[in-house]
Molecule: FMN riboswitch aptamer (RFN element)
Organism: Calditrichota bacterium
C1' cells in the first nucleotide's frame, strides 16, 4: 500500500408573540427557525441519484428475504477556466399516525436506513 470476507462505532435539524375559541406550538395575523447520504470541473433542502414513507409482487406458519411502482421545491445578476452548488437578490418545498387542520408538538423510533470512519485480514 492492499482484494474478498467478517466485525465494531457513528449515522436528522427546527417556533415565538398576539387573536378567535371549551380546545390550536396545528387555524388567522406578525415575525422567526431547520435542511439526512453519495455524486456533480467549485461548497447544493429545491441539478442527478439514494435513503426515510406509502402501495405492490413472490415467499412462508411467522419472520427474514424478494419484485415493481409512487414519492416535494429555483430562478435572476455577478465572479470565474469551471458554479442550477459560491456572492448578491428574490422565491419555493417538506412522509405517515395522533390531535382543532402540524416541516418545527407527541408517536411508530432505545427502531430502520442511505452511508461515514475504523479494526481484523490474503499478498507485496
Nucleotide at each position: 500500500a492492499u482484494a474478498a470476507a467478517u466485525c465494531u462505532u457513528c449515522g436528522g435539524g427546527g417556533c415565538g408573540a398576539g387573536g378567535c375559541g371549551c380546545a390550536a406550538u396545528u387555524c388567522c395575523u406578525c415575525g422567526a427557525c431547520c435542511g439526512g447520504c453519495g455524486g456533480u470541473g467549485a461548497c447544493a433542502g429545491c441539478c442527478c441519484g439514494c435513503g426515510a414513507g406509502c402501495c405492490u409482487u413472490u415467499g412462508g406458519a411467522a419472520a427474514a428475504a424478494u419484485u415493481g411502482g409512487c414519492u416535494g421545491a429555483a430562478c435572476c445578476u455577478g465572479u470565474g477556466a469551471a458554479a442550477c452548488u459560491c456572492a448578491g437578490g428574490u422565491g419555493c418545498c417538506g412522509a405517515c399516525g395522533g390531535u382543532a387542520c402540524a416541516g418545527u408538538c407527541c408517536g411508530g423510533a432505545u427502531g430502520g436506513u442511505a452511508g461515514a470512519a475504523g479494526a481484523u485480514g490474503c499478498u507485496a